[in-house]
Order: sequence, then C1' cells, then structure tokens
RNA sequence: CUUAUCCAGAACGGCAGAGGGAACGGCCCGACGAAGCCAGGCAACCGGUUAGACGUCAACGUAAUGUUUAACACGGUGCUAACUCCGGCGUCCGGCAUAAAACGGACGAAAGAUGAG
Repeated sequence: CUUAUCCAGAACGGCAGAGGGAACGGCCCGACGAAGCCAGGCAACCGGUUAGACGUCAACGUAAUGUUUAACACGGUGCUAACUCCGGCGUCCGGCAUAAAACGGACGAAAGAUGAG
C1' cells in the first nucleotide's frame, strides 16, 4: 500500500503492584487490585487434517489439482469491561412559527485494530 472483518464470544486462578481504555475531547475502569507475565478461555483470519458438492487434466476411474461448504482446534496469529466505550467530518431525517446553531436519530467517511497478501 491492497483487501476482508470489527452489534457475537471468552475465570471469580497465580505472580506483580499503579496505572489503563491508540491520540485529542468526553465518559469510564482500577487497592473489592491497573499495565505486564503465567495459566485458563473465546473465535476460526492463514496453514493443516477429515468429509461432502461442483469443476479441470480429451473420455472413464484410482490418483493429481482448483473452487466451495461443513467439522476439528494440530501449527501461525489474534482476542478475552463498555458496539472500535462515545464523539469529531459529510449527507439525510426529526424538532423549533420560519431559518441557523446547539440537540436527537439513521447512514456513510476519516482515524484505528486484527488477519492475509
């Protein structure tokens, strides 16, 4: 940089001892124990294994190979408060006599996170 996903899920354990939730603004979590480490757990992105379906190798079939679906959770990652905790930017809608701002809602963007390349 490209691409997919981000409304689901996951100890109440041990060590440790003051921070943490990316940054900013909020709002929260934390001595009833933060970060970090270990163990446990969750998920199924990549690889692997097994089974099914469909194709390719002129045809059949064992084999090989591609796509796809499901299962497993073996290997590589990841995750394990709050929707990515919420917001910022844009569009539309609501409400206000009307209009704008503020406010509320929906969708999208930006930014970020994780995987694969």
The RNA shown here (SAM riboswitch aptamer (S box leader)) has 117 nucleotides and comes from a marine eukaryotic metagenome. The RNAcentral record of the sequence draws on MGnify. Of the family's consensus pairs, 97% are formed in the model. The coordinates come from a structure-prediction model, not an experiment, and the mean pLDDT is 79. Its Rfam family is "SAM riboswitch aptamer (S box leader)". Rfam describes the family as follows. The SAM riboswitch is found upstream of a number of genes which code for proteins involved in methionine or cysteine biosynthesis in Gram-positive bacteria.